[in-house]
Context: one part of a larger RNA
RNA sequence: CGUAGGAAAUUUGAGAAGGGCUGUCCUUAGUACGAGAGGACCGGGACGGACGAACCUCUGGUGUGUCAGUUGUACUGCCAAGUGCAUCGCUGAUUAGCUACGUUCGGAUGGGAUAACCGCUGAAAGCAUCUAAGCGGGAAGCCUGCUUCAAGAUAAGAUUUCCAUACACCAUUUGGUGUGAGAGGCCCCCAGCUAGACCACUGGGUUGAUAGGCAGGAUGUGGAAGCGAGAACUAAAGACUCGUGAAGCUGACCUGUACUAAUAGGCCGACAA
Repeated sequence: CGUAGGAAAUUUGAGAAGGGCUGUCCUUAGUACGAGAGGACCGGGACGGACGAACCUCUGGUGUGUCAGUUGUACUGCCAAGUGCAUCGCUGAUUAGCUACGUUCGGAUGGGAUAACCGCUGAAAGCAUCUAAGCGGGAAGCCUGCUUCAAGAUAAGAUUUCCAUACACCAUUUGGUGUGAGAGGCCCCCAGCUAGACCACUGGGUUGAUAGGCAGGAUGUGGAAGCGAGAACUAAAGACUCGUGAAGCUGACCUGUACUAAUAGGCCGACAA
C1' cells in the first nucleotide's frame, strides 16, 4: 500500500515445512515343518541404540563477587576490624538462570489409491488364459492421518463484537471547505527471567504492584563483630578454644508495601460508504 467504511478479537485452511529409523530378548513353541541336524509364519510382550522435541523435580556442569577460609602487599594513625590489587589472587561450597552427562516424551494405530506380485469371473481362440470388458488382494514407498506455519490464498476468505446521523461557511441540487465528536491505535514513559541484535512482542503507566527500594520469608553459607571466660609456656600479652548464638551475612526466588520512577502531554483515526 492492497484486501471499497473504520476497528478489536476468534478462526477456516489453499499451500508449505517437519516427522516416518532400527536391534536384541521373552512368549506363542522346541510347536508347524523335517529322517535328523535344525527350526518358523501369524500374534502378544519387555528392554535398548541412534535421532528429535520439551523441561530443570532428581544427578551433574557453570554460577566474575552469595557465604566462608586463606597468602603476599598497600592503605584506613596503631591493636582489633576492614578495604584495594594480585587470573574472580587462590581455595571450599552455592540460589536463580542457562545447560547435559539428567528427566519426560516422540516415530504409531487407522483410512484411500497403487508397484512388483497373487487371484475371481472371462472371451477374442467351443479349450486354456489375472485382461481384452468387469471385480478383488497387495509395500518401510504415494495421498491422508500426527506436529508447526499459514488469507499478499491479489481467488486477499469466515464469524462475533464495537464506532458514527453535530456545527459553521460557500454553492442552494447531488456537493465542497473548515471545526468538533469518535470505537480503536500510536507516539511518549516504566519494565520484562513468558520477549529480544535493533525493531518487534508481552505487562504496566497513580482508578497503579510494572521495575527498583524497603519489610518478611525461602535458599545458600556455616557459627559474624563486640563483650565475657579459658588458654601450653611464664608475669603481662598472645595464636587458639568456649559462651552470648542455628549466629551474622545473603545477586537473580516467593509474598507484601506507593518510599522512588512510570510526570505532563501529543498525534492518527470512518464518502453510512
Molecule: large-subunit ribosomal RNA, domain VI
Organism: wastewater metagenome